[in-house]
Context: one part of a larger RNA
RNA sequence: CGCAGGAAGUUUGAGGAGAGCUGGCCUUAGUACGAGAGGACCGGGCCGGACGAACCUCUGGCAUACCGGCUGGGCCGCCAGGUCCACCACCGGGUACCCACGUUCGGACGGGAUAAGCGCUGAGAGCAUCUAAGCGCGAAGCCCCCUCCGAGAUAAGACUUCCAUUGAGGGACGCGGGAGACUACCGCGUUGAUAGGCGGGAGGUGCACGGGCUGUGAGGUCCUUAGCCGACCCGUACUAAUAUCCCGGGAAC
Numbered sequence: 001c002g003c004a005g006g007a008a009g010u011u012u013g014a015g016g017a018g019a020g021c022u023g024g025c026c027u028u029a030g031u032a033c034g035a036g037a038g039g040a041c042c043g044g045g046c047c048g049g050a051c052g053a054a055c056c057u058c059u060g061g062c063a064u065a066c067c068g069g070c071u072g073g074g075c076c077g078c079c080a081g082g083u084c085c086a087c088c089a090c091c092g093g094g095u096a097c098c099c100a101c102g103u104u105c106g107g108a109c110g111g112g113a114u115a116a117g118c119g120c121u122g123a124g125a126g127c128a129u130c131u132a133a134g135c136g137c138g139a140a141g142c143c144c145c146c147u148c149c150g151a152g153a154u155a156a157g158a159c160u161u162c163c164a165u166u167g168a169g170g171g172a173c174g175c176g177g178g179a180g181a182c183u184a185c186c187g188c189g190u191u192g193a194u195a196g197g198c199g200g201g202a203g204g205u206g207c208a209c210g211g212g213c214u215g216u217g218a219g220g221u222c223c224u225u226a227g228c229c230g231a232c233c234c235g236u237a238c239u240a241a242u243a244u245c246c247c248g249g250g251a252a253c
Base pairs, nucleotide, nucleotide: 001152005163006162007161008160009159010158011157015149016148017147018146021049022048023047024046025045026044027043033038051106052105053104054103055102059100060099061098066093067092068091069090071086072085073084074083075082076081110144111143112142117137118136119135120134169247170246171245172244173189174188175187176186177185194240195239196238197236198235199234200233201232203229204228205227210223211222212221213220214219
C1' cells in the first nucleotide's frame, strides 16, 4: 500500500514446513516344521540405542550486584571494626535465569489408493489362463490421520461485536517484561500491584557486631540454627506510571 467505510476480537484452511529410525529380551513354544541338527510365522509383553521437542521437580554446570574464609598492601589518626586494589586477588559454597550431563514426552494407532507379488471370476482359444471386461488382497513408500506456520489464498474468505458531530479504535508519553540489537511484540498506567521500596515467606551462606566467661597467647565458649542476604513467591499504594497531545468520521454505490 492492497483486500471498495472504519475498527477490535475469534476463526476456516488453499498452500507450505516438520515428524517418519531401529535393536535386544520374555512369552506364545522347544510348539508348527524337520530323521536329526535345528527351529519359526501370527499374536502379546518388557527393556534399550540414536534422534527430536519441551521443561528445571531431581542430578549437575554457570551464577564478576549473595554469604563465608583467607594472603599482601593502601586508606578511614591508632586499636577494634571496616572499605578499596591485587584475574571476581585467591579459596569454599550458592537462589533465580539460562542450560545438559538431568527430567518428561514423541515416532504411534487407524483409514484410502497402490508397487512388486498373491488371488477370484473369466473369455478370446468348448480346455487352461490373475486380465482382455469385472472384482479382491498386498509395502518402512504415496494421500490422509499427528505437530507447526498459514487469507498478499490479489480468487485477498468466514463469524461476532463496536463506531458513526454523544467519535469506535490507534499512536505518542510513562512504569515494565524468560519480548527484544533498534524497531517490533506482550503487560500495566491511580476504577492501579507494572517496576522500585517496604513487610512476610522461600532459599543461600553458616553462627555477625558488641559484650560476658576463659586462656600468657593464637584462640575457645555463651548471648546465637546467629548476622547478612541479587533475580524467586505472597502481600502492601510509600515512590514512579500524573497531566496531556496527535491521528482517526460526517452516510458512500
A computed fold for a 253-nucleotide part of an RNA from Bacteroidales bacterium UBA1237, annotated as large-subunit ribosomal RNA, domain VI. Its Rfam family is "Bacterial large subunit ribosomal RNA". The coordinates come from a structure-prediction model, not an experiment, and the mean pLDDT is 90.